[in-house]
Molecule: glmS glucosamine-6-phosphate activated ribozyme aptamer
Organism: Firmicutes bacterium UBA3567
RNA sequence: UUCUGAAAUCAAGCGCCUGAACUCAGGGCAGUCCGCCUUGAGUUGACGAGGGUUGGGAUUUAUCGAAGUUUUCGGCGGAUGAUCCCACGGCCUGUCCACGGCCGUUAAAGGCUGUACAAAACCGGUAAGCGAUUAUCGGAACAAAAACAGCCGGGUGGAAGUU
Numbered sequence: 001u002u003c004u005g006a007a008a009u010c011a012a013g014c015g016c017c018u019g020a021a022c023u024c025a026g027g028g029c030a031g032u033c034c035g036c037c038u039u040g041a042g043u044u045g046a047c048g049a050g051g052g053u054u055g056g057g058a059u060u061u062a063u064c065g066a067a068g069u070u071u072u073c074g075g076c077g078g079a080u081g082a083u084c085c086c087a088c089g090g091c092c093u094g095u096c097c098a099c100g101g102c103c104g105u106u107a108a109a110g111g112c113u114g115u116a117c118a119a120a121a122c123c124g125g126u127a128a129g130c131g132a133u134u135a136u137c138g139g140a141a142c143a144a145a146a147a148c149a150g151c152c153g154g155g156u157g158g159a160a161g162u163u
Base pairs, nucleotide, nucleotide: 014077015076016075017074019073020044021043022042023041024040025039026038027037028036029035047065048064049063054087055086056085057084058083059082060081088104089103090102091101092100095159096158097157098156099155110152111151112150113149114148115147122139123138124137125136126135127134128133
C1' cells in the first nucleotide's frame, strides 16, 4: 500500500465520479508568443431553511427560496416528500350503528390576517499546496415555503335517550 472479514460512528442540497471543465508533469506537433494531441497524477462537481407525526405495499423527475447564468452542468446511489391501494385510527353529531368524505395520533381540505429566521455568494485575513483548489476566522447584510396565533369554513340515513 492492497485484499478479505468483523465491529463502532457518521448523512440527507446528503454521499460518490467514468462524461465535462480546470491544474501540474512527461512525450509529440506546431510556433514566437504561448496553442493542439496524447499519457499519468490531481482539482471541481448544491448555499442554507424545512421535513421521519400509525402499520404494510406500489409508483415517482421528492418541498422552499438564496446565489449564479461558466459546472448548483452531466451521471450513479440514497433520502424524512408526493400520489395510489389495503388495514387500523381520529374528525364531520351530546351517544351509538352503517355508508360517504377529509385526514394520520398536532389526525377537514381550503381561504383571509398577523408574526420569524439563514448560509453561501460579497469584502478582508490565516494556513496547506508548484498549481487548479481546500480548510478556517472576522465583517456587514438579504429569503421563501413551513410553523405558530386568530378568524372563516363540514355529511346522508337510522336507532336509543333527554329536553